Record summary
This is a predicted structure of an 87-nucleotide RNA (c-di-GMP-I riboswitch aptamer) from Paenibacillus solanacearum. Its mean pLDDT, the model's own confidence on a scale to 100, is 85. Of the family's consensus pairs, 95% are formed in the model.

RNA sequence: UCUCGAUAACGGCAAACCUGACGAAAGUCAGGGACGCAAAGCUAAAGGGACUACAGUGUACAUGCACAAUGUCAGCCAGCUGCCGAA
Numbered sequence: 001u002c003u004c005g006a007u008a009a010c011g012g013c014a015a016a017c018c019u020g021a022c023g024a025a026a027g028u029c030a031g032g033g034a035c036g037c038a039a040a041g042c043u044a045a046a047g048g049g050a051c052u053a054c055a056g057u058g059u060a061c062a063u064g065c066a067c068a069a070u071g072u073c074a075g076c077c078a079g080c081u082g083c084c085g086a087a
Stems, first nucleotide, its partner, number of pairs: 004085002012037002017032006035075001041080003047077002049073003056067004
């Protein structure tokens, strides 16, 4: 240094849920809260995957259904970067 990852150190993040705000929704932001995380840091304009469907198109006519990202997810994979150092 690489691989690797301790019931190590210093610290960090924060699922569900609750409250408020935004949004058509997925979801996001803030506060509380911790299920977990060694990348739970960054990237959605490398790529795969997932979610949603306001507007649009098609179809239907009791108001639904189908298609479809340009919307969303980095705590799905991936890419890039990075703290510590036992075995």